RNAcentral holds the sequence, with entries from ENA. The RNA shown here (Bacterial RNase P class A) has 382 nucleotides and comes from a Pseudomonadota bacterium. A source record names the gene rnpB. NCBI's taxonomy places the organism under Bacteria, Pseudomonadati, Pseudomonadota.
RNA sequence: CCAGUCGGCCGGACGGCCGCUCUUGCUAUGCUGGAAACGGUGCAAGGGAGGAAAGUCCGGGCUCCAUGCGGAUACGGCGGCGGAUAACGUCCGCCGAGAGGAAUCUCAGGGAUAGCGCCACAGAGAACAGACCUCCGGAGGCUUCGGCCAAAGGGAAGGGUGAAACGGUGGGGUAAGAGCCCACCGCGCCGACCGUAAGGAAGGCGGCACGGCAAGCCCCGCCGGGAGCAAGACCGAAUAGGGAUGCGCGAAGCGCAAGCUUCAGGCCGCCGCAGGCCGGCAUCCGGGUAGGUCGCGCGAACCGCGCAGCGAUGCGCGGUCCAGAUGAAUGGUCGUCGCCCUGCAAAGGGUACAGAACCCGGCUUACAGGCCGACUGGCAUU
Numbered sequence: 001c002c003a004g005u006c007g008g009c010c011g012g013a014c015g016g017c018c019g020c021u022c023u024u025g026c027u028a029u030g031c032u033g034g035a036a037a038c039g040g041u042g043c044a045a046g047g048g049a050g051g052a053a054a055g056u057c058c059g060g061g062c063u064c065c066a067u068g069c070g071g072a073u074a075c076g077g078c079g080g081c082g083g084a085u086a087a088c089g090u091c092c093g094c095c096g097a098g099a100g101g102a103a104u105c106u107c108a109g110g111g112a113u114a115g116c117g118c119c120a121c122a123g124a125g126a127a128c129a130g131a132c133c134u135c136c137g138g139a140g141g142c143u144u145c146g147g148c149c150a151a152a153g154g155g156a157a158g159g160g161u162g163a164a165a166c167g168g169u170g171g172g173g174u175a176a177g178a179g180c181c182c183a184c185c186g187c188g189c190c191g192a193c194c195g196u197a198a199g200g201a202a203g204g205c206g207g208c209a210c211g212g213c214a215a216g217c218c219c220c221g222c223c224g225g226g227a228g229c230a231a232g233a234c235c236g237a238a239u240a241g242g243g244a245u246g247c248g249c250g251a252a253g254c255g256c257a258a259g260c261u262u263c264a265g266g267c268c269g270c271c272g273c274a275g276g277c278c279g280g281c282a283u284c285c286g287g288g289u290a291g292g293u294c295g296c297g298c299g300a301a302c303c304g305c306g307c308a309g310c311g312a313u314g315c316g317c318g319g320u321c322c323a324g325a326u327g328a329a330u331g332g333u334c335g336u337c338g339c340c341c342u343g344c345a346a347a348g349g350g351u352a353c354a355g356a357a358c359c360c361g362g363c364u365u366a367c368a369g370g371c372c373g374a375c376u377g378g379c380a381u382u
Stems, first nucleotide, its partner, number of pairs: 001378010012337007020048007029039002050353001054364002057362005062228004075224005080094005095109001096107004110219002115217002117213003132159002135154002140149003167185006186208001187206004193200002232294004242285006250263005265278004301320008338351005
């Protein structure tokens, strides 16, 4: 210098003008007995999106509902081992398998001797299999005497199919063959020793038996009650409706009065009769709605340093307070500069993905451009 692998970080800056939202202080003013509180005007000061605020895929906090405890079953999720953590399907370290020359990366990575099921196409045969071509064999037959055909029987080496064909290579052996025998490799069993464990493994034994699939049913182990801030709590109009209490509530008559009697209204389609129901005013109570307040920003918080640990992370000390809207603020515009692209230059163009909504830890996905560090390989030079 080139090619590559991994990890971390930034993701516009400054200024002018015009705005938005929240908090605090002061304040014209409204309400009110009273600026006490609340509403609200203006001024000042301060705070005001992200690394993913996203997808809502996991895990938790918090809230309500359900629930005597324990177990089992069903359903769902997870699945090498050890650790971290509030918890996790996340993270760290390690093991195993696979990919790469290497740095490094990928893995739904428990069980196939519990049982069931499946293995397409091709192929003769797909699980305790099979004989298509073929190898050996040669009864017997034919013959132009060169040879040809070929039953029984033996075999699975070679060819061919397939993702996979019941070990591989070489030698011996044989009529041809075959772990039939031998060497090496593979495989299975045992295994000193090492490791907390997953696991590794010197060595020994065995002639080879035990194909694959559990993101098929299933078996084993572990975990799991449900719904979610529109959770939930409080205050609470107007109108309508509910309940309670009081008032004879229109007219007439009687009565000093309390009261008594009579008549009248509306509805059950209209009329008649019978029957039934309703009706006004005042005060109070309770529930819900609109609306408002809380939940709601001090937290598994952030920054720095130290200690322990390979690390995830934990502990200690010091410092900081850092959005809280609800038709939903966090913006718009101008100038200068930065960065990238085109261009000799002048100049022109571009500046991503995307925006909180109860909060937190993860995962996944999107992203213009740029910075830093560690490592691997190649070339050159000293």